[in-house]
RNA sequence: GCCGGGAUGGCGGAAUAGGCAGACGCGGCGGUCUUAAAAACCGCUGAAGAAAUUCGUGUGGGUUCGAUCCCCUCUCCCGGCA
Numbered sequence: 001g002c003c004g005g006g007a008u009g010g011c012g013g014a015a016u017a018g019g020c021a022g023a024c025g026c027g028g029c030g031g032u033c034u035u036a037a038a039a040a041c042c043g044c045u046g047a048a049g050a051a052a053u054u055c056g057u058g059u060g061g062g063u064u065c066g067a068u069c070c071c072c073u074c075u076c077c078c079g080g081c082a
Base pairs, nucleotide, nucleotide: 001081002080003079004078005077006076007075010026011025012024019065027045028044029043030042031041032040046055047054048053058074060072061071062070
């Protein structure tokens, strides 16, 4: 240099013939239970805001009524070829 794959919450990781983003697990917080704790079980858990609401899928653009998803650009990670 060329080719392929990938980047989503605090962490892992789903969601793709474009249509409620964050299922599920871990972690965290609160509670039940216990003499106390562990385990187990129940509830909550992205950010800002009093609320309405707004923002959020690596960066910046484009297409579209609508983009994690399609197109272009760049950054980073993994693999292959030279």